Annotation
A computed fold for a 546-nucleotide part of an RNA from a Christensenellales bacterium, annotated as large-subunit ribosomal RNA, domain I. It matches the Rfam family "Bacterial large subunit ribosomal RNA". Lineage of the source: Bacteria > Bacillati > Bacillota > Clostridia > Christensenellales. RNAcentral holds the full RNA, with entries from ENA. Its mean pLDDT, the model's own confidence on a scale to 100, is 83.
Context: one part of a larger RNA
RNA sequence: AGCAUAGGGCGGAUGCCCAGGCACCAAGCGCCGAAGAAGGACGUGGCAAGCUGCGAAAAGCUACGGAGAGCCGCAAGCAGGCAAAGACCCGUAGGUAUCCGAAUGUGGAAACACGGCGGACAGUAGGUCCGUCACGCCAGGAUGAACACAUAGUCCUGGACGGGGGAACCCGGGGAACUGAAACAUCUAAGUACCCGGAGGAAGAGAAAGAAAGAUCGAUUUCCCAAGUAGCGGCGAGCGAACGGGGAAGAGCCCAAACCACGGAGUACGCUCCGUGGGGUUACGGGACGGCAAGAGAGCAUUCAGGAAGCUUAGAGGAAUAGGACUGGAAAGUCCAGCCAUAGAGGGUAAGAGCCCCGUAUUCGAAAAGCGGAGAGAGCGAGCCGUUUCCAGAGUACCGCAGGACACGGGGAAUCCGGCGGGAAGUCGGGAGGCCCACCUCCCAAGGCUAAAUACGACUUGGUGACCGAUAGCGCAUAGUACCGUGAGGGAAAGGUGAAAAGGACCCCGGGAGGGGAGUGAAAGAGAACCUGAAACCCUAUGUUU
Repeated sequence: AGCAUAGGGCGGAUGCCCAGGCACCAAGCGCCGAAGAAGGACGUGGCAAGCUGCGAAAAGCUACGGAGAGCCGCAAGCAGGCAAAGACCCGUAGGUAUCCGAAUGUGGAAACACGGCGGACAGUAGGUCCGUCACGCCAGGAUGAACACAUAGUCCUGGACGGGGGAACCCGGGGAACUGAAACAUCUAAGUACCCGGAGGAAGAGAAAGAAAGAUCGAUUUCCCAAGUAGCGGCGAGCGAACGGGGAAGAGCCCAAACCACGGAGUACGCUCCGUGGGGUUACGGGACGGCAAGAGAGCAUUCAGGAAGCUUAGAGGAAUAGGACUGGAAAGUCCAGCCAUAGAGGGUAAGAGCCCCGUAUUCGAAAAGCGGAGAGAGCGAGCCGUUUCCAGAGUACCGCAGGACACGGGGAAUCCGGCGGGAAGUCGGGAGGCCCACCUCCCAAGGCUAAAUACGACUUGGUGACCGAUAGCGCAUAGUACCGUGAGGGAAAGGUGAAAAGGACCCCGGGAGGGGAGUGAAAGAGAACCUGAAACCCUAUGUUU
């Protein structure tokens, strides 16, 4: 030194476990912000480093409700307190809420510095404290240039106006490439990723200038089918409808104009224009206008005030073995004997408990706030006849050129959108029905609003799992921490004594660490480097080989 056996050490695999995670389902809820958010900094405890809570009124203050014996967070200890005159705790509503941050008096290297004005205290000091002072927009008012009126500008007052944040969802403005086509350019990927703007609890769309086809339907949205069909397509790769049918939901309205009234401005006195109110809102034509009738009313989501049931935000009651024996450290196990069950879901208790505890089935509950929106009301809104005249959204429709969107790549290319140029009609009118024309049919553009069915899940609650169980599961059993990086950014490791600390008083060796006794415990070879404790690796002893 090798091998074998035995005993240890180191190490932390494995098993078991759950405090954490993952996915999905259901319900709720869905915006916050200059009344200063989201997110932070700094403080705040008798002793206080971290976390949590809170804000100079600082682990807290007030009121109301719940609850009922303990309490002063995680978190022990010392000290000191609170509590049946009801504390602590839970819910609702308030109060307080430093500094930074859109950050907004000015500056600034965030959490700091320095001011103006008004006030309080102090009493000269250049102090302390309170309030206020950004910009834009909107409304009203004042003042007022070049330049006479005016306008611009300036100033004042008012505004719960805007600004910033938010997981995804939504709308809009921009907009790739890898890739696929077995290369590649049209094409695809894809209007995806990404950037920007904006909104909301949803958003967008939406009340036919629609869709159809000889019959009709009747806003929008969304799901199933139609259908991988018709089509588009270097007719390659691929892309990919609609009609119609069946479901969910269901809701319709308001302007502009004609005309009338009032007010104002201009005037060539003919009138024109503007503002406010009335009127009016559609296509089997409608309205104005003229006449009739009349206060009769089909109906109306949002609207206006008020608001029932019910629900949410604390909770409460809730059956039946303190049964006997045995094993054991421990009974919930086993045997014996009972009981409840609208409750034998689940968790805990020294092991495996329907009847020990928390619960479960089931039943009940709100001073306050929120959701909700029944029923009634207000408000809005009507009918008939006539037709000479008047009205019905213009740089619009449409056309040309070049683009974009439509499943549709320029095609026979309709339809929709904007860019440049041209540019109508006026109800005897206009648009559409996939070039175009005619007939026929459908519809009324160039103004606006509109719940629900739909999308998503930051958040709350409940539930489920042929999901994980510490190299797994989120990156985190917690941490965006430690650490790395100038920075954008990157980003860990790390769980388990025991039923209970009963966490080893005391003695001995030792400077200590550590160990030996003693003691606790079922166990200490469970002793905190703590469940189990594999292998590599190391050591000792014995045997054996060289």